About this RNA:
RNAcentral holds the sequence, with entries from ENA. This is a predicted structure of a 74-nucleotide RNA (transfer RNA) from a Patescibacteria group bacterium. Its Rfam family is "tRNA". NCBI's taxonomy places the organism under Bacteria, Bacteria candidate phyla.
């Protein structure tokens, strides 16, 4: 340098071919439970869906470029 795949909460993913409030398990906070602790239950906080532009009545989803991982291959 060339193809190609990802990028979404603190981690590790989901989101069925554009729509009506963006989710799940771990974590972390709080309350019960208990002499304590763990463990069980219940409530909670944390995301401008990688940036920028476009398409479109509407974009996490479509397109193009930029950046960042990773894989292949000269």
């Nucleotide at each position: 340098g060339g193809u190609c795949a990802c990028u979404u909460a603190g981690c590790u993913c989901a989101g069925u071919u554009g729509g009506u409030u963006a989710g799940a398990g771990c974590g972390c906070c709080g309350c019960g439970u208990u002499c304590a602790c763990a463990u069980c239950g219940c409530g909670g906080a944390g995301g401008c869906c990688a940036g920028u532009g476009g398409u479109u009545c509407a974009a996490a989803u479509c397109c193009a470029c930029u950046a960042g991982u990773g894989a292949c291959u000269a």